[in-house]
Context: one part of a larger RNA
């Protein structure tokens, strides 16, 4: 000087408390451990792994396993020989591939040859998702959007260092004020950026047909403790007015010096080491989907604030040409036929919603709750749904009656509940990302638990 303390003082945070809803019990989904397996590829492992890498494993992906094959190689550059490229067919084969037979003769040319492409050969080389994240770059997580981390000059100290950055106030803030052997400065804070709430101007196509207006989108205005009042030296704090909005209006992006030899050599790059007829490459099939058990995160429930039936109302934000697909029509339905329109404020997904509301029924039961599981019959995608997809109909109708110890999220348009869309994607969400609809309760307070900041104190630790 730090770090630590079941030392002290002050302060903050959904940290506790006050509340609301969950998890932990059930079934299912997904991930992980373990076990099994020819293989169940690999990585991630308290917080900071476990719906994570993976914005989507039937083949492919794919890195794993079995079998069948290739060896200058699937890919790159150079050299030699042949052939334009390309294309058809035969035999073997699961395919990869192996063997063999034809068709075809282009472009440029100084007629030597050359360009693109293919086949064969030669070796330099290719190749490696092989190892090392404790050799690295880059990127990311965490402390933490916490308020800190430093420097120049000066001064003090033999020195390590100190001072500044401490103190008195104040703030979300090392924010600002006052004081002070310090005076200044930098990275952070804040502001500048995006979005949202109000108004104005302008422009309106495809928006409802017009005007006030709604909507769209470009520019401006508006909020600054500016005004009043109380306290205070000041910074600032309490209250009020006006205002759509008030003291950082709400949300986002933005993450200092550093810490964890944190994560990633399976994104890419890259040191070193290792393999080179194999640890490289191609193909078929299988596996990543196994299942005694344990854990994590979700979905659906256990019902009457509900289930079912009928009627009726109101969004936002997105996507669309190898695409979205209307009307009509067939089918109980999934879906089929059909083909209008739309490269989209025009058309379609999509009458764009569902909770909500109105009426009826059920009458507290393992039920008209709950939907697992299984059987049969179908539909869709795709060469191909057996291992191993999704959806529909009929039948079946399991556990489950609110969950032990424990534990999580959330302070307002939030929690909770409800649906919608998108990316990935041929097909395949209960995940993820976004969008709107309905819309609460509670906060006395900081003693305690957890984490953090400042000052101080002790230390046999560095």
């Nucleotide at each position: 000087u730090g770090a630590c303390g079941g030392g002290g003082a002050c302060c903050c945070g959904c940290a506790c408390a006050a509340g609301c809803g969950g998890u932990g019990g059930a079934g299912c989904g997904u991930g992980u451990u373990g076990u099994u397996u020819a293989a169940u590829u690999g990585g991630a492992u308290g917080a900071u792994a476990a719906g994570c890498c993976a914005a989507g494993a039937a083949c492919c992906u794919u890195a794993c396993c079995a079998g069948g094959g290739u060896u200058u190689g699937a890919c790159a550059u150079c050299c030699c020989g042949g052939g334009a490229a390309a294309u058809u067919c035969u035999g073997g084969g699961a395919a990869a591939c192996c063997a063999a037979a034809g068709u075809g003769u282009g472009c440029c040319u100084u007629c030597g040859g050359g360009a693109a492409c293919c086949c064969g050969g030669u070796g330099a080389c290719a190749g490696g998702u092989g190892u090392u994240g404790c050799a690295u770059g880059g990127c990311c997580g965490u402390c933490g959007u916490c308020a800190g981390c430093u420097c120049g000059u000066g001064u003090c100290g033999u020195g390590a260092g100190a001072u500044g950055u401490u103190g008195g106030g104040u703030u979300a803030a090392g924010u600002c004020c006052c004081g002070c052997a310090a005076c200044g400065a930098g990275c952070g804070c804040a502001a500048c950026c995006c979005u949202u709430a109000u108004g104005g101007u302008u422009a309106g196509u495809u928006g409802a047909a017009u005007u006030u207006u709604u909507c769209u989108a470009a520019c401006c205005a508006g909020a600054c403790u500016g005004c009043c009042u109380c306290g205070g030296u000041a910074a600032c704090g309490g209250g009020g007015a006006g205002g759509a909005a008030g003291g950082a209006g709400g949300g986002g992006a933005u993450g200092a010096u550093g810490u964890c030899a944190g994560g990633u050599c399976c994104g890419u790059a890259u040191u070193a080491c290792c393999c080179u007829u194999a640890c490289a490459c191609c193909c078929u099939g299988g596996g990543c989907u196994a299942c005694a058990a344990a854990c994590a995160c979700g979905c659906u429930a256990c019902a009457a604030u509900g289930g079912c039936c009928a009627g009726u109302a109101c969004a936002a934000a997105g996507g669309g040409c190898a695409g979205c697909u209307a009307a009509g029509u067939c089918g109980c339905a999934a879906g089929g036929c059909g083909g209008a329109g739309c490269a989209a404020a025009u058309c379609c997904c999509a009458u764009c919603a569902a909770a909500a509301c109105u009426g009826g029924u059920c009458c507290c039961a393992g039920u008209u709750c709950g939907g697992a599981u299984u059987g049969c019959a179908g539909g869709c995608u795709g060469a191909a749904a057996c291992u191993c997809g999704c959806c529909u109909g009929c039948a079946u109708g399991a556990a489950g009656u609110c969950g032990g110890a424990a534990u999580c999220g959330c302070u307002a348009g939030u929690a909770a509940c409800c649906g919608u869309a998108g990316g990935u994607c041929a097909g395949a969400a209960c995940a993820c990302u976004a969008c709107g609809g309905u819309g609460a309760a509670u906060a006395c307070g900081u003693u305690c638990c957890c984490g953090g900041g400042u000052c101080u104190u002790g230390u046999a630790c560095a």